Predicted 3D model of an 86-nucleotide RNA (c-di-GMP-I riboswitch aptamer) from Fontibacillus panacisegetis. The prediction has a mean pLDDT of 86. Of the family's consensus pairs, 95% are formed in the model. RNAcentral holds the sequence, with entries from ENA. Rfam family: c-di-GMP-I riboswitch aptamer. From the family's description: GEMM was predicted in a large-scale screen for bacterial structured RNA regulatory elements. Genes associated with GEMM are involved in a diverse array of functions, including chemotaxis regulation, signal transduction, secretion and chitin. Gene Ontology term of the family: cyclic-di-GMP binding.
RNA sequence: AUACGACAAUGGCAAAACUGUCGAAAGACAGUGACGCAAAGCUAAAGGGCCUUCCUCUUAGUCAGAGAUGGUAGCCAGUUACCGAA
Repeated sequence: AUACGACAAUGGCAAAACUGUCGAAAGACAGUGACGCAAAGCUAAAGGGCCUUCCUCUUAGUCAGAGAUGGUAGCCAGUUACCGAA
């Protein structure tokens, strides 16, 4: 330095659910709360996946179908980083 990850040390994050706010929705934020996490730090203007459809297109029209420019980093990925037993 790279990989690896302890019943180690120092600290950290916070799922579901509930309450409030925002949003068309997915979802986000705040509080309570801990299911878990060695990157559950950052990046959605590198890329794949997944979720949603206000709107647009298809349709005579409803239904329906298709499509992110909306989301998700706690799906993969990219990138940076603390500690040091085996």